[in-house]
Context: one part of a larger RNA
RNA sequence: CUGUGGUUAAGGAACUCGGCAAAUUAGCCCCGUAACUUCGGGAGAAGGGGCGCCCACCUCUGGUGGGCCGCAGUGAAUAGGUCCAGGCGACUGUUUAACAAAAACACAGCACAAUGCUAAGUCGUAAGACGACGUAUAUUGUGUGACACCUGCCCGGUGCCGGAAGGUUAUGGAAGGGGGUCAGCCGCAAGGCGAAGCUUUCGACCGAAGCCCCGGUAAACGGCGGCCGUAACAAUAACGGUCCUAAGGUAGCGAAAUUCCUUGUCGGGUAAGUUCCGACCUGCACGAAUGGUGUAACGAUCUGGACGCUGUCUCGACCACAGGCUCG
Numbered sequence: 001c002u003g004u005g006g007u008u009a010a011g012g013a014a015c016u017c018g019g020c021a022a023a024u025u026a027g028c029c030c031c032g033u034a035a036c037u038u039c040g041g042g043a044g045a046a047g048g049g050g051c052g053c054c055c056a057c058c059u060c061u062g063g064u065g066g067g068c069c070g071c072a073g074u075g076a077a078u079a080g081g082u083c084c085a086g087g088c089g090a091c092u093g094u095u096u097a098a099c100a101a102a103a104a105c106a107c108a109g110c111a112c113a114a115u116g117c118u119a120a121g122u123c124g125u126a127a128g129a130c131g132a133c134g135u136a137u138a139u140u141g142u143g144u145g146a147c148a149c150c151u152g153c154c155c156g157g158u159g160c161c162g163g164a165a166g167g168u169u170a171u172g173g174a175a176g177g178g179g180g181u182c183a184g185c186c187g188c189a190a191g192g193c194g195a196a197g198c199u200u201u202c203g204a205c206c207g208a209a210g211c212c213c214c215g216g217u218a219a220a221c222g223g224c225g226g227c228c229g230u231a232a233c234a235a236u237a238a239c240g241g242u243c244c245u246a247a248g249g250u251a252g253c254g255a256a257a258u259u260c261c262u263u264g265u266c267g268g269g270u271a272a273g274u275u276c277c278g279a280c281c282u283g284c285a286c287g288a289a290u291g292g293u294g295u296a297a298c299g300a301u302c303u304g305g306a307c308g309c310u311g312u313c314u315c316g317a318c319c320a321c322a323g324g325c326u327c328g
Base pairs, nucleotide, nucleotide: 001323002322003321004320005319006318007317008316010314011313014312019309027051028050029049030048031047036041038146052068053067054066055065056064057063058062069073081307082306083305084304085303086302087301088299089298093105094104109144110143111142112141113140114139115138121130122129123128147294148293149292150291152224153223154222157221158220159217160216161215162214163213166212167211168210172206173205176202177201178200179199180198181197184193185192186191225243226242227241228240229239252286253283264280265279266278267277268276
């Protein structure tokens, strides 16, 4: 000097990103126990008191009374610190084996869609298997995520479902046409014409689904405006005008895990508060199952505050053990 453990005057978070670490608390019995609440809980809430040994009595695992000792009686060891407020997630669970345990995943509940049984779906080339020795109160897929109150408008785009009149349309079929070849014919020759067959090519027309088209569908993917004017101070605009759209954001919430400007403004808490809590609404860029807003309980969650407590600190000191280092 490093590590581990222990003690520490006075102060007591002044430390620090942050009470990280440490300390406090701790067992059993009795008293007592708030807001809130889904009436179960919250709760061991909080906050107090008792606890050894001896004797007597009693209704005898105990109770009552009397006495005794120590600084100290759950005499050592083991054994919750507590409270207030908020965010997120209802909860118990699950997870990045070896830097992340969470607000992520799951979850019961809710909704939509598929599936009538040789089910849909999944694995497999197939046979076959799972689904299921089940049968729509079932199985599968997707989203949301207890519970309470709710879940607005848009089907123009994309998707899906339904429709079949018209348009378009593949392989295929095909009326007909063109070319090549050549028996034959014409020609003195060069050459020309050229049936059938074979071959090649064009092809009217016939032709399904699909697409176009017509409807439906948003707890399908998704989307949910701008400008100008107006009230007898000013300000604001219930009101009006105009342009555009498929429709122009409803309820609720809102500087928020979302707010750039921003440490917004006001209030609270502090002597002093970029954090925190309550409001306001000017929402850069919340918003309703990509769920909205609340919510008791729960959480090795995140944030702010308070009490207790402490070597975290003022600011260090000492002790023990182990190691380093020096000497040997």
Molecule: large-subunit ribosomal RNA, domain IV
Organism: metagenome